[in-house]
Context: one part of a larger RNA
């Protein structure tokens, strides 16, 4: 240059406290944005940013007694959640092999590797900050002890492979059923309130009217022929298991299933109503009503279940069978105990992450209520968040 641009989206007003100081900090009350979002959860990432207490140089585009800042103390509990002690896909890596001047490539078995499989907890309380993790209450998983009671010991109870088979096991679109969450209504139930007025004890006006896992029992639906005898050179050995083939009976019976029912639950929560006492700790801490009908209803759940279709839509293991093989103990079961490591704060569409920034940009998934509406559009409100740091 110049005290110029500029101060990073267009809601703030009051009134009281704090303090040396207040447009900027904390209350209160009014007025505004959002609201398939600018609210909840949760992956990445980030690495303490979370909470207390104290401060105020810097950092915050003003200020600042605040702060995501700076000091100090604190704070992340788990058999069941997430990963691991289990299982495999791409990729990776790779004994032995194979190829290559070397360094090294490729590659079987094998091994690591989820973004997949498979696997056992739910409701409520509490902290100034942790919660399916700690309390209560109720459950479930693997193992281990075991009282009582059964079956077995060459007439063989039971176990059982690194083997064999089965199942695990799968696409995509479409449309209908059953159900639930959820929601609205209600001259129903309950608790509260009763007007400075045109009008208030009324068909009055607010509010709430909820409760899991688990266990029993096997529903609305879906699937499948099914049992039984007897051959066989298949399943790399064997098989009573699968297969294949014949023959006979019977349409019952069996797998699989949401949801509702009953227990759980004389629980818990619940509008609300409430102290005393203050030094420290009030809407606390105690007490605690109703709990029903109707209607609407999913993108959930039966369920890739069923129709259609071409583009033909993972592996492995757990589980369940057979055996070779082992074989004396083994089942059911009150009751009683054991249960390892890593993660768990917080932020998470954002001032904490990715942009050099307290940047109008970027950032996977899941919940997403009510009036109007076809609708998650829009407009307006709930719960909740917030007024963008001159």
């Nucleotide at each position: 240059a110049a005290g110029u641009a500029g101060c990073g989206a267009g809601a703030g007003g009051a009134g009281g406290g704090u303090g040396a100081g207040a447009a900027u900090c904390c209350c209160u009350c009014c007025c505004g944005u959002c609201g398939a979002a600018a609210g909840c959860c949760u992956a990445a990432g980030g690495a303490u940013u979370c909470c207390u207490g104290a401060g105020g140089a810097a950092g915050g585009c003003u200020c600042g007694u605040c702060c995501c800042c700076u000091c100090a103390g604190g704070g992340u509990u788990a058999g069941u959640c997430g990963g691991g002690a289990c299982c495999u896909a791409a990729g990776c890596u790779g004994a032995g092999g194979c190829c290559g001047a070397a360094a090294g490539g490729c590659g079987u078995a094998g091994g690591c590797g989820a973004u997949g499989g498979a696997c056992a907890a739910c409701a409520g309380g509490u902290u100034g900050a942790g919660a399916u993790u700690c309390c209560u209450g109720u459950a479930c998983u693997a193992c281990c002890u075991a009282a009582a009671g059964g079956c077995g010991u060459u007439u063989g109870a039971g176990a059982g492979a690194a083997g064999g088979g089965g199942a695990g096991a799968c696409g995509c679109a479409g449309g209908a059923g059953g159900a639930u969450a959820g929601g609205c209504u209600g001259a129903g139930c309950g608790c509260a309130c009763c007007g400075u007025u045109g009008g208030u004890a009324g068909a009055g006006u607010g509010c709430g009217u909820c409760u899991a896992a688990g266990c029993a029992a096997g529903u609305a639906g879906g699937g499948a022929g099914u049992u039984a005898a007897g051959a066989c050179a298949g399943g790399a050995a064997a098989a009573a298991c699968c297969g294949u083939c014949u023959u006979a009976a019977c349409a019952a019976u069996c797998c699989u299933g949401a949801g509702a029912u009953g227990c759980g639950a004389a629980u818990g929560g619940g509008a609300g109503u409430g102290a005393a006492a203050a030094a420290c700790a009030a809407g606390u801490a105690g007490c605690g009503a109703a709990g029903c009908a109707g209607c609407c209803g999913a993108c959930u759940c039966c369920a890739c279940a069923c129709u259609g279709c071409c583009a033909a839509g993972a592996a492995a293991a757990g589980c369940c069978u057979c055996u070779a093989u082992c074989g004396a103990g083994c089942c059911u079961a009150a009751a009683g105990g054991u249960a390892c490591c890593c993660g768990u704060a917080c932020c998470g569409c954002a001032a904490a992450c990715c942009g050099a920034c307290a940047c109008a940009g970027g950032u996977a998934g899941g919940c997403g209520a009510g009036g109007a509406g076809a609708g998650a559009a829009u407009c307006c409100u709930a719960a909740g968040a917030c007024g963008c740091g001159c």

Annotation
A computed fold for a 390-nucleotide part of an RNA from an anaerobic digester metagenome, annotated as large-subunit ribosomal RNA, domain III. Model confidence (mean pLDDT): 81 of 100. The RNAcentral record of the full RNA draws on SILVA.